Small-subunit ribosomal RNA from a metagenome, 1493 nucleotides, folded computationally. The coordinates come from a structure-prediction model, not an experiment, and the mean pLDDT is 84.

RNA sequence: AGAGUUUGAUCCUGGCUCAGGGCGAACGCUAGCGGGGGGCUUAACACAUGCAAGUCGAGCGAGAAAGCCAUCUUCGGACGGUGAGUAGAGCGGCGAACGGGUGAGUAACGCGUAGGCAAUCUACCCUAAGGUGGGGGAUAACCAGUCGAAAGACUGGCUAAUACCGCAUAAUAUGCGGAUAUCGCAUGGUAACCGGAUCAAAGAUUUAUCGCCAUAGGAUGAACCUGCGUCCCAUUAGCUUGUUGGUAGGGUAAUGGCCUACCAAGGCUACGAUGGGUAGCUGGUCUGAGAGGAUGAUCAGCCACACUGGGACUGAGAUACGGCCCAGACUCCUACGGGAGGCAGCAGUGAGGAAUAUUGCGCAAUGGACGAAAGUCUGACGCAGCCACCCCGCGUGCGGGAUGAAGCCCUCGCGGGUGUAAACCGCUGUUAGGGGAGACGAGUGCCUCUGUUUUGCAGAGGAGAGACGGUAUCCCCAAAGAAAGCUCCGGCUAACUCCGUGCCAGCAGCCGCGGUAAUACGGGGGGAGCAAGCGUUGUCCGGAAUCACUGGGCGUAAAGAGCGUGUAGGCGGGACUGUAAGUCAGAGGUGAAAUGUCGGAGCUUAACUCCGAACCUGCCUUUGAAACUGCAGUUCUUGAGUGCGGUAGAGGGAAGCGGAACUCCAGGUGUAGCGGUGGAAUGCGUAGAUAUCUGGAAGAACACCGGUGGCGAAGGCGGCUUCCUGGCCCGUUACUGACGCUGAGACGCGAAAGCGUGGGGAGCAAACAGGAUUAGAUACCCUGGUAGUCCACGCUGUAAACGAUGAGAACUGGGUGUUGGGAGAGUUUGUCUCUCGGUGCCGAAGCUAACGCGAUAAGUUCUCCGCCUGGGGAGUACGGCCGCAAGGUUGAAACUCAAAGGAAUUGACGGGGGCCCGCACAAGCGGUGGAGCAUGUGGUUUAAUUCGAUGCAACGCGAAGAACCUUACCUGCCCUUGACAUCCUCGGAACUUGUCAGAGAUGACUUGGUGCCUUCGGGAACCGAGUGACAGGUGCUGCAUGGCUGUCGUCAGCUCGUGUCGUGAGAUGUUGGGUUAAGUCCCGCAACGAGCGCAACCCUUACCCAUAGUCGCCAGCGGUUCGGCCGGGAACUCUGUGGGGACUGCCGGUGACAAACCGGAGGAAGGUGGGGAUGACGUCAAGUCAUCAUGGCCCUUAUGGGCAGGGCUACACACGUGCUACAAUGGCCGGUACAGAGAGCGGCGAAGGGGUGACCUGGAGCUAAUCUCCUAAAGCCGGUCGUAGUCCGGAUUGGAGUCUGCAACUCGACUCCAUGAAGUCGGAAUCGCUAGUAAUCGCGAAUCAGCAUUGUCGCGGUGAAUACGUUCCCGGGCCUUGUACACACCGCCCGUCACACCAUGGGAGUUGGCUGCACCAGAAGCCGGUAGCUUAACCUUCGGGGGGGCGCCGACCACGGUGUGGUCAAUGACUGGGGUGAAGUCGUAACAAGGUA
Repeated sequence: AGAGUUUGAUCCUGGCUCAGGGCGAACGCUAGCGGGGGGCUUAACACAUGCAAGUCGAGCGAGAAAGCCAUCUUCGGACGGUGAGUAGAGCGGCGAACGGGUGAGUAACGCGUAGGCAAUCUACCCUAAGGUGGGGGAUAACCAGUCGAAAGACUGGCUAAUACCGCAUAAUAUGCGGAUAUCGCAUGGUAACCGGAUCAAAGAUUUAUCGCCAUAGGAUGAACCUGCGUCCCAUUAGCUUGUUGGUAGGGUAAUGGCCUACCAAGGCUACGAUGGGUAGCUGGUCUGAGAGGAUGAUCAGCCACACUGGGACUGAGAUACGGCCCAGACUCCUACGGGAGGCAGCAGUGAGGAAUAUUGCGCAAUGGACGAAAGUCUGACGCAGCCACCCCGCGUGCGGGAUGAAGCCCUCGCGGGUGUAAACCGCUGUUAGGGGAGACGAGUGCCUCUGUUUUGCAGAGGAGAGACGGUAUCCCCAAAGAAAGCUCCGGCUAACUCCGUGCCAGCAGCCGCGGUAAUACGGGGGGAGCAAGCGUUGUCCGGAAUCACUGGGCGUAAAGAGCGUGUAGGCGGGACUGUAAGUCAGAGGUGAAAUGUCGGAGCUUAACUCCGAACCUGCCUUUGAAACUGCAGUUCUUGAGUGCGGUAGAGGGAAGCGGAACUCCAGGUGUAGCGGUGGAAUGCGUAGAUAUCUGGAAGAACACCGGUGGCGAAGGCGGCUUCCUGGCCCGUUACUGACGCUGAGACGCGAAAGCGUGGGGAGCAAACAGGAUUAGAUACCCUGGUAGUCCACGCUGUAAACGAUGAGAACUGGGUGUUGGGAGAGUUUGUCUCUCGGUGCCGAAGCUAACGCGAUAAGUUCUCCGCCUGGGGAGUACGGCCGCAAGGUUGAAACUCAAAGGAAUUGACGGGGGCCCGCACAAGCGGUGGAGCAUGUGGUUUAAUUCGAUGCAACGCGAAGAACCUUACCUGCCCUUGACAUCCUCGGAACUUGUCAGAGAUGACUUGGUGCCUUCGGGAACCGAGUGACAGGUGCUGCAUGGCUGUCGUCAGCUCGUGUCGUGAGAUGUUGGGUUAAGUCCCGCAACGAGCGCAACCCUUACCCAUAGUCGCCAGCGGUUCGGCCGGGAACUCUGUGGGGACUGCCGGUGACAAACCGGAGGAAGGUGGGGAUGACGUCAAGUCAUCAUGGCCCUUAUGGGCAGGGCUACACACGUGCUACAAUGGCCGGUACAGAGAGCGGCGAAGGGGUGACCUGGAGCUAAUCUCCUAAAGCCGGUCGUAGUCCGGAUUGGAGUCUGCAACUCGACUCCAUGAAGUCGGAAUCGCUAGUAAUCGCGAAUCAGCAUUGUCGCGGUGAAUACGUUCCCGGGCCUUGUACACACCGCCCGUCACACCAUGGGAGUUGGCUGCACCAGAAGCCGGUAGCUUAACCUUCGGGGGGGCGCCGACCACGGUGUGGUCAAUGACUGGGGUGAAGUCGUAACAAGGUA
């Protein structure tokens, strides 16, 4: 310090998620030791039991018992002493207000910080200087009695005090009066003085002290007041009557509405009052670079509380945790009459909860209370126990030890890993274990002594005291012996393999894994990380600059208010003077300690603890400075405004006027249509329309001018004239003198639609109606048509109200239009230059994610306002405000997703555009689709109809040939190391004849037969038997694969290197201008080159030459049986081989002087001559596991192997591909002519003979330029038929045969005779072909025993027509454009409905919490009143009084109650929308011109 995740990829925006650190934690697995800490975060829920606050006899009175001893005794006991002035209780003093707990309440002067107190108190303690005299009356304890279950209460009697009460004395105390000085911001303070008034005390003892009273001061503690700071909600906007102030009084330690009476009407609030919610606050803690954010356990300070609520008493101090009274709830006791209680002290229990410990030891230390002290008390505290809860430390051994054991894992194999790891050898001894020794913490204090500046201090000596604890620590002994787990291993993120599983089981923090080869699930092996822990969950900060002060944004990503006027507020021009609030500097005070940082010290180290330093960024006081801001004053003119002189303008309002057009009405002319559309129809018209002419009426809008022209703040404004009126601009520089900018609220304006009232209504036109379109058409189109559109007045207040760009100001290169002014020069109609204001375009720098913006900024700055913070839910719900309504405005949450988005890129696509190709269309020729048959497929059937191929690119395809075989399928019968391969053992040559059984496989029996090589051991091949390794599989997966193939497509494309441009994906090159069949070539160009493709090289064909002539040829010569037959020839044809030839080479034209194109010449051939082979990067998970090969899986007496028979040939039907036809360009009959390319020895098979024929016979010749297949057919000549289901057509069927073959039944081909079906040119639709092509005619071959008249591959014969052209259909190429597509349009995607689940709104209501107002009621208690009762101290004139108590009354008031509101939560039949959910329904709204932008 960042990373993952939106995309095909990119940049940006933006959210989600992760890596880090922390925890009073919890949970899972695991666990050796020690040290230091921590330990109910929930129910401020309820509590059994014990303990947690007492002490003082040196304040006071009284005062036991048991036991022991002695005496007496009637043996029951009595008495004395001791126990003992003890225990226990009481009066009294001090303490109990500290210490300890908790965080419910509290948003507050509660806390923090800084101050004030001239408005205060303070027990114990310290200091100073005084006093402590003399009396009195009670009362508890105790005794006697009464009541009560108890708790307890009452009556009578006795008694003491440092308890209580008078009196005396007293001031520096407290009042009052007088008078002085001084100080303070003020009320006023302080210090002397005089007079007079009032108020004190307590004693104890060990005789030296401790107490007591009053005063002043100090110290400590406390009260009160003030400035500043201190959470969320404005969907809480107004709150307040003791309220705000005053006067008087009361009250308090003290100020004060703190309280009361009266008077006034104030006080708080947008700088957030009031209300609601939440919360103890702080030092600090965690995190963070910091600023911040979160938090407030342990420790420390403050506050609040003590079962809930109220109340006072005592006291220096409380409105009192372990006190009191009352009310309430709860629990307990009870004799039912009454009583008792309060763990949020320490332990502990129950409950709650994910969750938090012992009913321990000790006062030895520290601290506290009391005491003169000894001492007592102390669950404060010191220790121990439990818990890995946290932090820190240590250990579980160390060294050696193999090319490396075993086991396990991986691997085709060799081998690799675990791994020096282990074993084994040596060494050590931390910790745990055993034995022994054994602390520090202890100093004070007490006693004794000494010294001394003697209430004290210092020194020396002595006795005693340790919970922890026989602990820490140390020594010895033994033994590697007792001590390692957890998580993870797809990326982020360090770490990989095997098996199992098969979208199952499961994982998951995000992205995402799992559908048969899962590094992601589970297990094993291995590895990585941390380690007595490791993971998970939760939560906080961080990363997140993702609320941005430091440190963000708003044209298109979320975000500028529709526009203006203007209040508060914020900000504000030049100069001078003053001031000192802000600001800056110095000093002082404070900022508790602890914590944190640095330095050091102590525990063996560390954690921990201690010491010191620095820090505590703050606040206050004070002294200075005066630049800047503020404030006060003076002044200036440039900002702003006014005046004066002018210009332009659809700026606004009102009134009037005008013409064109549409419609309607009346009349004329006129006749059959008009209108409307893609095409129609509805509609109008013979009752006279449309058209046309004349006249009239009415309403609305203003053509041309007209213009990225003008005006206005925006919305918006357009005929002409008049009136009223706002603003800008230019010139001038007279005046004012900062008067300015922005603007939360507020106020005004605000298109269209809509609403209200009243008018108006020509045209247009929601709704509606009809006609079309359509599967439907509640639409698009058409015919009509009402609100509305118009006017007046009043509402509404919203728009893509957009420049998607708030307002104002300043600054920052240019160029070019246009508009309104002004100036200058030159000219006088036209020009140029400068300048101010407006409005456009192009562009520099700069900015921007890019697109783009660019003086009209989105540049560089300043000021102010508004707004944003992931998508959906949702601009929705609730609440408030506004509105007549419609609705507007303000404006959430639950839930859900991991994205949603912007710009640009490459593709793909478009019912986008441009250019260009192709038998793509068109122009032609011939077909298919109709018939019959053949063949393939689907479907159906079947025991089986084996399998595969399925748009083009499956369907006469694999199959170049299923009767058996093939054959993979079915039925039945058989075999199990197997039909086939390798290895082992044994035997045998191999092989062969025949008989029987059987459908055969097979089985039984039987005949002949002894081979080859040899080093004589044996070996090779073959056969049989046996055993196990194995064989075998046309079983599955073509979506695990290789290879091969199809297709786009023989289309012209596909890329790379370097350079350049771009943040980048990418672009450029490859685009552009021409040209080509072509990315073919030329030119241009930030590109320059290159590769794979194209072309060429190859084969064939067309011409020529050379060469070679047999089986081929025969011009000339000779012979001839007249056949190149023979001699011969080598010319020709032909064959084979090798060459030549064609290259836009030549000429003309066009073109750009290019490439190239057009025409021509020559030539056998001309612009690639024709044909073939040749198929770029890639696409389709295209096809093939059944050609072959192959991973994985599956079968193993069967999914393998053998045999027989059957099936693949089925048949209502549908489709593809073909053949033959429908006839006269023909059929039939007769005659007659001309090929090429092939094949042949288990073959082709001649001549001759037989048969109507298939064919049979025959066997010559030929391993082929020799022989054979082999008469080619169409054609040509002649005849016949005469348009008909025929002399067309040949299916079908009957009969008879031929051939092949073991065998033609299922199921072959052919022949003859007979039969003679459909069919008369084929609907929608659709196919092929551009020349030796189509069409047509026959011939051959492969496969093959046989089977192709129709398939396939070849061969030649005859041999056309047409192409204007590229609008359209299909496919393709290039450029461009749009895109929400990228699985790429067979894409994406919207809404209703149906189903399931989830959260939520409304809802008659219901229940509960909190709370306002009004009223009732009123315990305890304080206060006030009162003379009914009562009363020790003092006074008394002895009557009484003073004072007190009880009672009663009043005021206040807690609980409680009634009524009526508010608010929050829960729940509710039904209901609304929303969200989510692999394969539901209906349509097709959006994305392309998305088919109506």